[in-house]
RNA sequence: ACAACUGUUCAGGGCGAGGUGCAAUUCCUCACCGGCGGUGAUGGGCGUGGGAAUCGCCAUGAGUCCGCGAGCCGAGUAGGCAGAUCCGGUUAGAAUCCGGAACCGACGGUAAUAGUCCGGAUGAGAGAACAGAGCC
Numbered sequence: 001a002c003a004a005c006u007g008u009u010c011a012g013g014g015c016g017a018g019g020u021g022c023a024a025u026u027c028c029u030c031a032c033c034g035g036c037g038g039u040g041a042u043g044g045g046c047g048u049g050g051g052a053a054u055c056g057c058c059a060u061g062a063g064u065c066c067g068c069g070a071g072c073c074g075a076g077u078a079g080g081c082a083g084a085u086c087c088g089g090u091u092a093g094a095a096u097c098c099g100g101a102a103c104c105g106a107c108g109g110u111a112a113u114a115g116u117c118c119g120g121a122u123g124a125g126a127g128a129a130c131a132g133a134g135c136c
Stems, first nucleotide, its partner, number of pairs: 002134001005132006016030004031116002033105002035068004041060001044058004063103002071081003085101005107119003
């Protein structure tokens, strides 16, 4: 310094207010939430310093782009299914930044139709960190 390997740990958020009704956290109005990797990190803040692109530390970086996981069908380690974004600005470069306006969300359950309640789930998992052994 590093590919494959082994082990350990970690690895998902959200119904508050009002309305209708016998009944709704499920409908209607407003509200709230956003897994993992990649990609505009040549970006931001703080510290040190005369001075920070440079040294150190910290936080953040796409739900709607590319891929993956979760979910569903299936006897299944086969195979299959599976959501949503535009406009303006900045820039050499943006569907990621800034401003604005939109849109999307498994299965089963339920006193009434659920992204937010209950359940499978003390589960699984994309992957992350650390350690081991190993190779050069």

FMN riboswitch aptamer (RFN element), 136 nucleotides, folded computationally. Of the family's consensus pairs, 100% are formed in the model. The sequence was found by an Rfam model in a public genome assembly.